[in-house]
Context: one part of a larger RNA
Parts: sequence; structure tokens; C1' cells
RNA sequence: UGACAGGGGCCUGCAUAAAUGAUAGAGCAUGUGGUUUAAUUCGAUGCAAAGCGAAAAACUUUACCAGGGCUUGACAUGCUGUGAAUCCUCUUGAACGAGAGGAGUGCCUUUCGGAAUGUGAACACAGGUGGUGCAUGGCUAUUAUCAGCUCGUGCUAUAAGGUGUUAAGUUAAGCCUCACAACGAGCGUAACCCUCAUGUUUAGUUACCACUAUUAAGUUUGGAACCCUAAGCAGACUGCCAGUGAUAAGUUAGAGGAAGGUAAGGAUGACAUGAAGUCAUUAUGCCCUUUAUGCCUUGGGUGACACACAUGCUACAACAGAUGGGACAAAGGGUCACAAUCUUGUGAGGGUGAGCUAACUCCAAAAACUUGUCCUCAGUUCAAAUUACAAGCUGCAACUCACUUACGUGAAUCCAAAAUCACUAUUAAUUAUCGGUCAGCCAUAGGAUGGUGAAUUCAUUCCCGAGCCUUGUACA
Repeated sequence: UGACAGGGGCCUGCAUAAAUGAUAGAGCAUGUGGUUUAAUUCGAUGCAAAGCGAAAAACUUUACCAGGGCUUGACAUGCUGUGAAUCCUCUUGAACGAGAGGAGUGCCUUUCGGAAUGUGAACACAGGUGGUGCAUGGCUAUUAUCAGCUCGUGCUAUAAGGUGUUAAGUUAAGCCUCACAACGAGCGUAACCCUCAUGUUUAGUUACCACUAUUAAGUUUGGAACCCUAAGCAGACUGCCAGUGAUAAGUUAGAGGAAGGUAAGGAUGACAUGAAGUCAUUAUGCCCUUUAUGCCUUGGGUGACACACAUGCUACAACAGAUGGGACAAAGGGUCACAAUCUUGUGAGGGUGAGCUAACUCCAAAAACUUGUCCUCAGUUCAAAUUACAAGCUGCAACUCACUUACGUGAAUCCAAAAUCACUAUUAAUUAUCGGUCAGCCAUAGGAUGGUGAAUUCAUUCCCGAGCCUUGUACA
């Protein structure tokens, strides 16, 4: 100087407390461990692995396994011979492939040849999701959006070092004030950036409709006020007032204001830490492999199942369930697409194909909600697992192993022990919608969007984590 302490002090955080809702019990979905297997490919393992890499495993993907094949190779460059390319037919095979026959002679040209492309041979070499993340780059998580981490000059100390960075206040903040052998500076903090909340200017179609007519309908004439769209500008700075404070920094209350003390949210992540994670994104040293640890292909596997764990979904019901009527969003996506309308089917779907390259048209029906009727506390008109049969759709293909529909079947579960988690406001909870991946979909996932919309705390005794100062130490 650090590190540590069931030492001390100060301070802070959904850390505790207060409140609300969950998990742990049930069924199922997904991931992991274990076991099994020809293979169940690989990685991730306290917080910081486990709905994670994977924003889609039927084939492909695919790396794994069992067969069947290839060996200058699926891919690259160089040398050389040959045929333009390309297309069609047949035989064999599970397929890749192998064999045979036919059509065809193009483009540029100095007539030598060249470009493009197929094929043969020999070599240099290709190839490797093989190993090592404890050889590495790059990227990432974590402590942590915590307030820290340092430097120059000076001073000080024998030296390692110290000082500054400490004290008194204050802040979300090493933010600021003030004192001081320190004076300055840098990386962080803050601000600059984006979204959202208010007003205004400009613009007025595909959006809007107050006035004037008009219609079934902003449908049409008309309008530029309103809404909205999208560019610019203004606006918030403790600016104003009062108390308090040291006449400071600030803080408490108030006014005005759309917004008040960082308005709210996002992006932004200092020095470092643990040989943290990743050689399977990619790059890369070394090692290994080269008729195989490379490549092609058919089928299987990654979907197995006594069990254990994690994350979710659905429930156990009356604040509900079933069934009629009625209402109100936002944000997205669409041409190999979204698809209205009409029609057919109980339905998933089928047929038809108007419109729209989109503020125009389509997906599109918002759902909780509200209002009628039924049910009356039951394992039920709760719950939906499981399963029989019949259909549909996508796709070469749906058995292993997709999704959807109709009808029947109707399991466990009656609010959950110890323990644990999330959350402070348009939040929790609840309720639907959309898109990405995508032929289809195992999405109950993850991402975005609105609707309805609470309770409690305004404290720091304790538990946990972090920061600063200080004390001790047989540790480095």
C1' cells in the first nucleotide's frame, strides 16, 4: 500500500420493512442434469448456465449414428490435353452416382488463338463444426450506470509510499461550496444524441370537417379553422418569492406553468476484476488428420424416459362459466404477397379474385368491458390433460416427428409446507393486437403495441450487496 474482520462511524440500493402479485403442490409446454441408446451432435453450470447460442431440428438445417459411394476431391489458384455451352432419350441404382445413344457447333479474332464453360490425367495443394478460450485477436456478460480510477509539477518520507482524492457542509454523482502544501489536468459523472409530454410557424393528400350546400356513407362541391401527419422554432434555468443555511453550495414550502428541481424513458458502461464465456459467427499461432478426423448420398437421431432441477402456460371457479346484442385502440406487415366480395362446408378449409407496390386497399374480428338469458356451490354447464374415430392444410414426403377442425372421451388439481422471487405509477396486476424467423409449425418463447388500472412506503433496528473514512492484523 492492499486484502481480510461474526471491529467502529457515515451513507446508499425494491436490501429490509409496508403493500400487491407470484414460484415451490396439480396437468401440460420448453430447457438442463441423469439414465438409456448405433447415435441420442456441440457449447453454456452460483449470483453472471438451464424458453441460453437456436429470430423456427419432418428432408434440408446437421455438426451425430448405420448403410452405400468418391479420393486433386463439394470449394480456390496454377500447368496441360480434349469438347463450345446447352438440351433430349434409354439402362442400372434406395439415392448420390455409373453406363450408352442423339441433337447442337455459338461470341471475339491479327486465323495464331482468346473469353466463358464442361470433362480427363499428373502434381503443388484444397478440406477439417478435429484439439487447445490455460497460446491469441475481436466480441460479450459481471461487479455497475456503482462513483470511482489516475497523471504532471510541487511539497514531504531513508524507502515502499503519502499529499492532492482528506476535514466541515451538500449532491443521484470525486456534483458543488468552503478550509487546507498543495496548484492544475485527464478518463469516468453531468451535458451534448433519440423518443415522449405543451405551444407556435410552414405545408394540406391518400389524413381532417367548424361554417355553406349534398349523400346510405367526409360520399361529393367547398374549406385550411380543428384533428393529424413531419420539418423548423420556442419552452425549464432553482429563473421568481418566502423560510433555513456560513452573506456559500444547497435544501424546504409556494407562485406561475403543459411540464419543477435529472420531467419520464432509451442509447451511452471509466480504471480494473475472476487464466469468467466464446477456436462451433468470423479471424488466428501451434498440434493432429490427408483413400480420412475430408466430401456426396439414403434412412435414422438431436423428439428416447424410472427420475431430479429451472423457466413458463393453464387452472382449481360465481369478481366465475356458457350463450345472444352493443361499444372503444395503438403500433406493425403485405406483390412468388395481403386478399375484400360472392359462394360452398357444422368447422378447419375449398372455389372465385375486386382492390392495393399502401395515411387510399387488405391482414382486421380488438379483448377484457357493458347489457339480456341460463347455470346455483357440485370435482359441477369448473378444469382441460389423455385418448378413439372422421376431416382439412403446407410440403417430394407429415410413421418415427408438424399444425388446424368437428364429434365423442373428460385425468390430476378445491389456492399449495419449509423456503424463494418480482414490483414505487400510467408501475404491479389484468386484457387483447402486431411483426420477426417462416413452405408449414410444435410460439404457452422472445420483441413491440395499445385498453382497463391499483395498494403500500416517504422509515433504517435487523438480513444482503455496494461506496467513503477510520481501528486492528501472526495474510500478500
Molecule: small-subunit ribosomal RNA, 3' major domain
Organism: Adansonia rubrostipa